[in-house]
RNA sequence: AGAGUUUGAUUCUGGCUCAGAUUGAACGCUGGCGGUAUGGUUAAAACAUGCAAGUCGAAGGAGAUCCACUCUUCGGAGUGGUGAACUGGCGAAAGGGCGAGUAAUGCGUUUCUAACGUGCCCCAAGGUGAGGGAUAGCUCAGGGAAACCUGUGGUAAUACCUCAUAACCCCAUUAAAUCGUAUGGUUUUUUGGGCAAAGGUUUACUGCCUUGGGAUCGGGGAACGUGCUAUCAGGUUGUUGGUGAGGUAAAAGCUCACCAAGCCUUAGACGGCUAGCGGGUGUGAGAGCACGACCCGCCGCAUCGGGACUGAGACACUGCCCGGACUCCUACGGGAGGCUGCAGUAACGAAUAUUCCGCAAUGCGCGAAAGCGUGACGGAGCAAUACCGCGUGCAGGAUGAAGCCCCUCGGGGUGUAAACUGCUGUCAGGAUUUAGGAACACAAUGACCAGAUCCAGAGGAAGGACCGGCUAACUUCGUGCCAGCAGCCGCGGUAAUACGAAGGGUCCAAGCGUUAAUCGGAAUCACUGGGCUUAAAGCGUGCGUAGGUGGAAAUGUAAGUAUCUUGUGAAAUCCCACAGCUCAACUGUGGAAUUGCUCGGUAGACUGCAUUUCUUGAGGUCGGUAGGGGCUGUCGGAACGAUAGGUGGAGCGGUGAAAUGCGUAGAUAUCUAUCGGAACGCCAAAGGCGAAGGCAGACAGCUGGGCCGAUUCUGACACUGAGGCACGAAAGCGUGGGUAGCGAACAGGAUUAGAUACCCUGGUAGUCCACGCCGUAAACGAUGUACACUAGAUCGGGGAGGUUUUGACGCCAUCCCGGUCGAAGCAAAAGUAUUAAGUGUACCGCCUGGGGAGUACGGUCGCAAGGCUAAAACUCAAAGAAAUUGACGGGGGCUCACACAAGCGGUGGAGCAUGUGGCUUAAUUCGAAGCAACGCGAAGAACCUUAUCCUGGGUUUGACAUGUAUGGAUUAGCUACCAGAAACGGUAGUAACGCGCUUGCGUGGAACAUACACAGGUGCUGCAUGGCUGUCGUCAGCUCGUGCUGUGAAGUGUCGGGUUAAGUCCCUUAACGAGCGAAACCCCUAUCAUUAGUUGCUACCAGGUAAUGCUGAGGACUCUAAUGAGACUGCCGGUGUCAAACCGGAGGAAGGUGGGGAUGACGUCAAGUCCUCAUGGCCCUUAUGCCCAGGGCUGCACACGUGCUACAAUGGCGCGUACAAAGCGAAGCGAUACGGCAACGUGGAGCAAAUCGCAUAAAGCGCGCCCCAGUUCGGAUUGGAGUCUGCAACUCGACUCCAUGAAGGUGGAAUCGCUAGUAAUCGCGUAUCAGCUACGACGCGGUGAAUACGUUCCUGAGCCUUGUACACACCGCCCGUCAAGUCAUGGGAGCCGGUAGUACCCGAAGCCGCACCGAUUCAGGUGUGUCGACGGUAAGAUCGGUGACUGGGACUAAGUCGUAACAAGGUAGCCGUAGGGGAACCUGCGGCUG
Repeated sequence: AGAGUUUGAUUCUGGCUCAGAUUGAACGCUGGCGGUAUGGUUAAAACAUGCAAGUCGAAGGAGAUCCACUCUUCGGAGUGGUGAACUGGCGAAAGGGCGAGUAAUGCGUUUCUAACGUGCCCCAAGGUGAGGGAUAGCUCAGGGAAACCUGUGGUAAUACCUCAUAACCCCAUUAAAUCGUAUGGUUUUUUGGGCAAAGGUUUACUGCCUUGGGAUCGGGGAACGUGCUAUCAGGUUGUUGGUGAGGUAAAAGCUCACCAAGCCUUAGACGGCUAGCGGGUGUGAGAGCACGACCCGCCGCAUCGGGACUGAGACACUGCCCGGACUCCUACGGGAGGCUGCAGUAACGAAUAUUCCGCAAUGCGCGAAAGCGUGACGGAGCAAUACCGCGUGCAGGAUGAAGCCCCUCGGGGUGUAAACUGCUGUCAGGAUUUAGGAACACAAUGACCAGAUCCAGAGGAAGGACCGGCUAACUUCGUGCCAGCAGCCGCGGUAAUACGAAGGGUCCAAGCGUUAAUCGGAAUCACUGGGCUUAAAGCGUGCGUAGGUGGAAAUGUAAGUAUCUUGUGAAAUCCCACAGCUCAACUGUGGAAUUGCUCGGUAGACUGCAUUUCUUGAGGUCGGUAGGGGCUGUCGGAACGAUAGGUGGAGCGGUGAAAUGCGUAGAUAUCUAUCGGAACGCCAAAGGCGAAGGCAGACAGCUGGGCCGAUUCUGACACUGAGGCACGAAAGCGUGGGUAGCGAACAGGAUUAGAUACCCUGGUAGUCCACGCCGUAAACGAUGUACACUAGAUCGGGGAGGUUUUGACGCCAUCCCGGUCGAAGCAAAAGUAUUAAGUGUACCGCCUGGGGAGUACGGUCGCAAGGCUAAAACUCAAAGAAAUUGACGGGGGCUCACACAAGCGGUGGAGCAUGUGGCUUAAUUCGAAGCAACGCGAAGAACCUUAUCCUGGGUUUGACAUGUAUGGAUUAGCUACCAGAAACGGUAGUAACGCGCUUGCGUGGAACAUACACAGGUGCUGCAUGGCUGUCGUCAGCUCGUGCUGUGAAGUGUCGGGUUAAGUCCCUUAACGAGCGAAACCCCUAUCAUUAGUUGCUACCAGGUAAUGCUGAGGACUCUAAUGAGACUGCCGGUGUCAAACCGGAGGAAGGUGGGGAUGACGUCAAGUCCUCAUGGCCCUUAUGCCCAGGGCUGCACACGUGCUACAAUGGCGCGUACAAAGCGAAGCGAUACGGCAACGUGGAGCAAAUCGCAUAAAGCGCGCCCCAGUUCGGAUUGGAGUCUGCAACUCGACUCCAUGAAGGUGGAAUCGCUAGUAAUCGCGUAUCAGCUACGACGCGGUGAAUACGUUCCUGAGCCUUGUACACACCGCCCGUCAAGUCAUGGGAGCCGGUAGUACCCGAAGCCGCACCGAUUCAGGUGUGUCGACGGUAAGAUCGGUGACUGGGACUAAGUCGUAACAAGGUAGCCGUAGGGGAACCUGCGGCUG
């Protein structure tokens, strides 16, 4: 000191969360020792038991009890000791506990007391004389269960009383001095009155009384400070003051009588809620914020409430009286009690200790003292509760042991760690011993703690959390959106570093984590130190009160201010230094600090205050000036509607298209006349005026404000403005008018799936006027008001000047107002920028995450609608602003494509073929699914193929590969036989190969058998993958380096102007270059040349045949196949920016890429393929492997795709006849010939091919027939007979012949292909292949068109731009009702409880008062009055709980209805208001642009 989290990414705003420190803590796991601290935070709820306040015999009398001794008649007596109880004195008001109450009767700081007290203590002065009567104890008697009480008798005192004496004491009074802010104080003085005492022990003390002083401790007053709440705004009647009286130690309404009517309060009275306050403690850089355990000071309390007594002191924790609640005892008559003292109990609770020891120390009480008492205190015990310290060993030790974990199987980790060797001895343990706490003259005195010495032996002593990021630390297995984790973000759906475990690691360590809480980080309430155009936030606007702030100059003052100083700011704490415990924690001593308050002095700048002056702020006066500023009245024309009349005659109106509506009873249209209400065209504008809302025909009247000019006046009169007051669009409300048009609601017609809408026809409130309410708007510049300063440019409006002799136009400078652009600056950016969102000042208002909610409750205003003020529970981790890149739009612009259009031919209808879906089935194996699956994988399913797809049979190291071990010649192969559907199994025979050697033996590999590793899998996952492929798309795009711009994401380049098929090229240019694509390079084809001339060719020459390049020969031609040439916008003209390029032309075989092919950028679709292949993981292993037979993949109510053949005459049939290219051929192509109607058969010449064969090309051409018909079209289907292939054509082949002769007459909606050698049409060939389902696929050539005006529309694509709430990217996002569940909350007939008062009733104890009794004094007694706690009654107030029912709200993977919003969101959206509607919403009126 920061970090994580909103986004595809970015910047900002903004919340949430984390890392730190701390605690009187608790919980989980673990736990060796010691020191020092701390320890009922909850029930101020209740308490058993013991103890916590006594002491004094030197105040007094009297002596219970007990002990010892002696005597005894055993009843007792005596002596000595002990000393209970009682009177009296002092203490008991301290110490100890707790924080209920208390927001001021408290506390803190300062100060006052001239308004006071003070026992014990100290100092000083003086005194202590004389009497008296009682009473407790005790005795006797009595009552009572007890507590205790009553009576009789007698007794003492330092108990009580009387008298005396007495002042420097008290009261009254006289005079004077002095002091003080005042009442007045102090001192001296005159006179009068009044008041005291106690002795004791002893030889010296100590008491007692009076007075004064001191010290100490208290009482009282004042100022300032000391929580939250205004959803508490008025409170108060002893209240405020006075006079008099009472009362107190003392001032005072403290109390009372009378008089007056005051007093407090927005600087927050009164009320409500909460709370003991301070020193300090925690945190923090500080300022602050939070807290107030332990220790210290103050206050308050003592079961709850009230009261007084005693006393120096109390209204008294362990005193008294009364009342209440509770507990206990009881003989039922009556009594007793108070742990918020120390322990302890039970209860409450997450939670907090021993019914311990001792008065040895420190203190306190009493006492002359010894001493006694002391749960204060000193100690010990319990608790890791906190802080501090120590230890759990140290050194060596690598074959880096074993085990465990990982592994690429090589190794790596744990790890010098262990074992092992050597050593040490802290703590704990054992033994012995005594410095210190001990100080009290000496002596004595330790509850408890502790010190020193020795002994043994590594022995008794390590865990917890974490390891995805934040945040230090990673692998394997298990699990499979399950179990679980989680502080935030988020992990988990089969490869989880995030769950659980293990290994390893990290961080702390006798602890470690979790939870709770405070501060910090959070500048996230901002004094230090924030904001308000769009993120939350400027009141709709003005006037103005309090308040805050305030121009220039002078003088004074000294309140603020600065500085010096006095006193205080308790101690402890914090900080510094030193010191004491072995260190530290802890403790001691000294210092500093305590930022505050206060006495006094100095200064006089600034602020304040007082006085004086000034003119520049502000205002006035005079003279001008512009204007839809406001109010009232009068007048006007256009339009519209109505009424009456004329003309006229069928429609009008309305829409996307229609209909409702109006019209032959005469509409619409048109003309004339009259009536009515509302609004004011052009001018008119970026224009004007007003504080804002707002303001528009003309004229008149009344009236507000502004601006300019002036040699004018006043003299700070100013700015802002909480409350307050006024104004305030539209809608709406009340009363009364008015109503032409428009027009919520409403009605009808359309649209639609629906249409409570958009569109249409009508139409009521309303819109208009007067008066009165309402008080809100996107009331916006989303920008408060005022003042000052800080570059410019330009336009408009209103003034008054200068310039020119005057004037116009212009130019120049100036004041005010309204706009645009723009520098610096500012801003997150967009932007703003003298009209600031810049720089400053003054004042006001407002904000503090989103939702809940501008809602509830309360208050207030309103006739109502509703307005203003304004929460909480609960819930989310975001919500949001600006900008960026994409994507998208029923946004825009430009451009392209057989995209449309223009054409030609098809599909969709029929039959068949083929593929798919569906259905069926034992099985109909699997994959492909919009384009981009469907004549696709499959360039050939009868068996095989073929896949366990089905049925059945069989096999298990396997059909196939490698290795190891063992065996031995058994084996492989061949032949025969048996069973079987076959595979396979069984039997018999034969028996191969290489090497060495003596023909047989040995050995070897292969093979075989057995066993083990393993093989095998077309099993799963194409969403784990590689490779390959499809598609956008042969579309023109996709990027990079450097530079530049921007905070950044990004942009620029790649945009713009031209041009192109093209990001093709040119020009411009903060860009300059480059890459992948495009193009080119490659192949085929079109022309020519050269070379070559067989198997090809044949013009000339020659020979030959029925005929043929058949032969000799030839290279001319065609052709073949190799190398070259040719085309490059090269040339000309025009257009164009002196460009690129385009248009036209020439030449040329070919002209602008000549035609075709191969070639496919970055990427998209989790596109396709695990069944081509490869491959991770998972699964099967006598089976999901392997072998075999048969079946199935061909199954058929149906639907779709792709094709073939047709429907005929541009045709069909028959006969004749012409012209190709490209291929293929040896298990092959197969000629001539013969047979068969034919398929084909017989046969075999030739040919591994420019030589032979397949092989007749067909359409075409010529001739003939058919004559528009289900036909001489069409050929399905079926019957029969055959041929061929093959082990085998039943399921399930093709072909031939004869016969049969179905549908079909050009095809609905819709839809496909094609731009030239193309479409259309015609045939030929090949791969696969035994054969074939081929009408498919891939090639080849023949014949050979039509049309394209063009880019509005449909589809797709590219570029630029725009909007966006989308980014899984429009198949997006998202709103509301309804239904379900959960949660919190408002209202609610009521019901219950608490709190504080008011009025009345009752009236205990007690003080005070009165009356009477009492008599020897003090007492005392009886009665009564005021006050008075508790209690009761009554009406309310307020807070809380509960409540049938009810309102909205929040949340919840896959419910219903729609589609409101985001794009022009398909009717632009939103704001206010009013009406309506299942719902989002719709409509009217006014406003805003977001």